[in-house]
RNA sequence: GCCUUGGUGGCCAAGUUGGUAAGGCGUCGCACUCGUAAUGCGAAGAUCAACGGUUCAACUCCGUUCCAAGGCA
Repeated sequence: GCCUUGGUGGCCAAGUUGGUAAGGCGUCGCACUCGUAAUGCGAAGAUCAACGGUUCAACUCCGUUCCAAGGCA
C1' cells in the first nucleotide's frame, strides 16, 4: 500500500427484503426477609464510530475518513 471482518446504553450482544433498536449482566425503585443475599415486579439508560449522499423515510444502501483484529505484498 491492497483486501476481509468488526465499531450498536457502563459491559456483552441481536437486528442488513430500508419503516423510530430485542435480550442478558450491571444501576435505581418496590415487594419478600429480623437484616442481607437470592428471587419476583417495575423504571431509567442508545442522536447505532464520524461526515456527506440517495430516499417520503437509513443501524441497514452508496462515498470518504477514523479506530480494532486478521490476511497479502
RNAcentral holds the sequence, with entries from ENA.
A computed fold for a 73-nucleotide RNA from Geopyxis carbonaria, annotated as transfer RNA.
The prediction has a mean pLDDT of 83.
Rfam family: tRNA.
Taxonomically the source falls in Geopyxis (Eukaryota, Fungi, Ascomycota, saccharomyceta).